[in-house]
RNA sequence: ACGACAACACGCCAAACCGCAAGUAAUCGCGGGACGGAAAGCCACGAGUCCUUUAGCAGUUAUUUGCUCAGGAUGGUCAGGCCGCCUCU
Repeated sequence: ACGACAACACGCCAAACCGCAAGUAAUCGCGGGACGGAAAGCCACGAGUCCUUUAGCAGUUAUUUGCUCAGGAUGGUCAGGCCGCCUCU
């Protein structure tokens, strides 16, 4: 420096759920808690999935509804990029 994560060792993160709190919502944060993870570290420019205030269109007696623009969420959906510990060769 590159590669591997089979073994050893030290550790790391933290699903569901519960509580508090933020948000219209998806969901996020903090605490508890561990389903799992060798990048379950970081990044929403590719795709998938999810949400919907406002606005527009269609429908309806009306409400519910559907579609579109737009915005948002998800990195523990996939992919891509970047950084990286120990151990071993």
A computed fold for an 89-nucleotide RNA from an uncultured Gammaproteobacteria bacterium, annotated as c-di-GMP-I riboswitch aptamer. Its Rfam family is "c-di-GMP-I riboswitch aptamer". Rfam's curators write: GEMM was predicted in a large-scale screen for bacterial structured RNA regulatory elements.